[in-house]
RNA sequence: GGCCCCAUAGCUCAGCGGUCAGAGCGCCCGACUCAUAAUCGGAGCGGUCGCAGGUUCGAAUCCUGCUGGGGCCA
Repeated sequence: GGCCCCAUAGCUCAGCGGUCAGAGCGCCCGACUCAUAAUCGGAGCGGUCGCAGGUUCGAAUCCUGCUGGGGCCA
């Protein structure tokens, strides 16, 4: 220098043009217990979907550039 993959909640990840952006863990509140842990309930908490543009009636999702991480080739 070229090519490929990844970036979504505090963590691990799902979501592949329209449903309200979700699950598990976590945190908080409650139940249980003498108390703690474990367990159970919650219609509780938590997100500018890496950044900037573009396409579209509509973008986490498609396109382009950039940033960061990983890999292959030279």

A computed fold for a 74-nucleotide RNA from a Planctomycetota bacterium, annotated as transfer RNA. It matches the Rfam family "tRNA". Its mean pLDDT, the model's own confidence on a scale to 100, is 82. The sequence is in RNAcentral, with records from ENA. The organism belongs to Planctomycetota, within Bacteria.